[in-house]
Context: one part of a larger RNA
RNA sequence: UGACGGAAGGGCACCACCAGGAGUGGAGCCUGCGGCUUAAUUUGACUCAACACGGGAAAACUCACCAGGUCCGGACAUGGGAAGGAUUGACAGAUUGAGAGCUCUUUCUUGAUUCUAUGGGUGGUGGUGCAUGGCCGUUCUUAGUUGGUGGAGUGAUUUGUCUGGUUAAUUCCGAUAACGAACGAGACCUUAACCUGCUAAAUAGAGAUGCGAACCUGCGUUCGUAGGCUCUUCUUAGAGGGACUGACUACGUUUAGUGGUCGGAAGUUUGAGGCAAUAACAGGUCUGUGAUGCCCUUAGAUGUUCUGGGCCGCACGCGCGCUACACUGACAAACUCAGCGAGUUUAUAACCUUGGCCGGAAGGUCCGGGUAAUCUUGUGAAAGUUUGUCGUGAUGGGGAUAGUCCCUUGCAAUUAUUGGACUUCAACGAGGAAUUCCUAGUAAGUGCGAGUCAUCAGCUCGCGUUGAUUACGUCCCUGCCCUUUGUACA
Repeated sequence: UGACGGAAGGGCACCACCAGGAGUGGAGCCUGCGGCUUAAUUUGACUCAACACGGGAAAACUCACCAGGUCCGGACAUGGGAAGGAUUGACAGAUUGAGAGCUCUUUCUUGAUUCUAUGGGUGGUGGUGCAUGGCCGUUCUUAGUUGGUGGAGUGAUUUGUCUGGUUAAUUCCGAUAACGAACGAGACCUUAACCUGCUAAAUAGAGAUGCGAACCUGCGUUCGUAGGCUCUUCUUAGAGGGACUGACUACGUUUAGUGGUCGGAAGUUUGAGGCAAUAACAGGUCUGUGAUGCCCUUAGAUGUUCUGGGCCGCACGCGCGCUACACUGACAAACUCAGCGAGUUUAUAACCUUGGCCGGAAGGUCCGGGUAAUCUUGUGAAAGUUUGUCGUGAUGGGGAUAGUCCCUUGCAAUUAUUGGACUUCAACGAGGAAUUCCUAGUAAGUGCGAGUCAUCAGCUCGCGUUGAUUACGUCCCUGCCCUUUGUACA
C1' cells in the first nucleotide's frame, strides 16, 4: 500500500430489505443440465459470472459420435520402375445397402496426367483457451483512475483525490500545502414525446366544384362518382425551434441544491437505450474464421464423401418456461380498434400473397398485384364490448395420453415434422421449506411481427393494446463503496 475482522462510523442498491404486486417451488407438458442406459446416446460451459446458453427449434445435410463402404483433393524434390507400356477407366457374373470395376473372374481400353521408396507438405469440428491473438463476459453499473510542478517522509509512499453540506455521480459548493491538468461520469449519439411556423407530396391525405342516390320543411347531412382545381390540419421527413429544473415560494452558510405551486407537449439526468476509464480474471471461446504456436494423425486416415443409426433413448434429481386449476369464467353468435416488420434467385419454378371457384377443416386450383408509403395490408390481431347457453359438479373447468382418417413440407416423416377432423377425458380444487422479478404507460394480462426456417415455437429479440396495488423510505438481512482503527496474512 493492499487483504481481512463474528471492529466503529458514514453512504448506496428492488441482481438488498420494508409496503405490496406477479409469481416460481406442487400438477401435466415443452425445453436445457446431471445421472442411468447405449455401438453411439458427439461436445463446450457448473455460485452470482453454467443449465430455452453455444444465436444449439439436429428427420438427410449440419455432425464433431456409432456401424460400415468409397476416394485422394499424397504439392514439390531425389532415387527407382517405365513407351517392348508408368498407369487410368469399364460391360456382364460373383460380391455389395447400392447402377461403388470396392474386390474377384474375364478380357478390352487408356497413354506418361501417373506408380513405388524416402524426405517434405496438405487437411483435420483431433488435443491444449493452463502456449496465444481477436472477440465476449465478469469484477462493476458502481465512481473510480492517473501523471506534471510544489509540500511531507531516508524510503516504499503520501498530499492533491478533503472535516462538512449537496448530487445519480471524485456532481458541485466550500474548505484547503497544494496549484493547474488528463481519462472515466456528464456533455455526446440513437430513439420516443411538442411545432395550425418553413420546405414539399398522382407512392399520404383533406377541401371546393360538377353529377347521381338516400334521409329530408330546408344547398342541410351522409354515401358514391368525375376532372392534376385548391391546400398541407391529419400522414410522411428534411432544415430548424423548444427546457435552461424557467417564474414564484419555503428550507438551506441564504452557497451548491432540495420540497411545493404556476406556466408548459415535456420539470425522476424529460423517458428509454448506446458508448463507456484504470487495473485485473490463468472467466469463456483453438467447435466463427484460409487467425495461430506446439503436440497428435495423415491412405486399413482423426482428411473427404456415401448409406444407415445417434444427438430425441428413461427407475430418477435440478433449472428456464407454457397450459391450467374456472363464473372477473367456458362456449356460441354479432360488434369493434394497433404498432414494430417482412416479401421473388446466381438463368427460367423458388418470396409476400389479394380475389374467384372446390372442400367441414387443414388444404387445393385458376386468374391477378407487388423488387414495395403504390400490392399482400387499414396486416378489420388478441384480450375487449353486447346478447344468449351453462350453474359450483373433476362440470360445458383442464386438455395430458392414446386410436383411426385426411392434407401439407421434403428424395425420405417409422422413434408418430407441422396442420386438420372424430373419438379418448389423466393429473390439477391456488401449491411446504425456500426463492425470483419489479416503482408508471412500469408490473401483469393480451396478441402481432422478425430471427432460426424446405417444414416446425411452448424460445429469443422487437412491437403495440388493456392497464393496477404499494414505496417515493431504510441500512434490519444480502452485497458494494468511503473514512477511522486493529491484526501482521501477501

About this RNA
RNAcentral holds the full RNA, with entries from ENA and SILVA. This is a predicted structure of a 490-nucleotide part of an RNA (small-subunit ribosomal RNA, 3' major domain) from an uncultured eukaryote. The prediction has a mean pLDDT of 81. Its Rfam family is "Eukaryotic small subunit ribosomal RNA". The family is grouped with related families in Rfam's "SSU clan".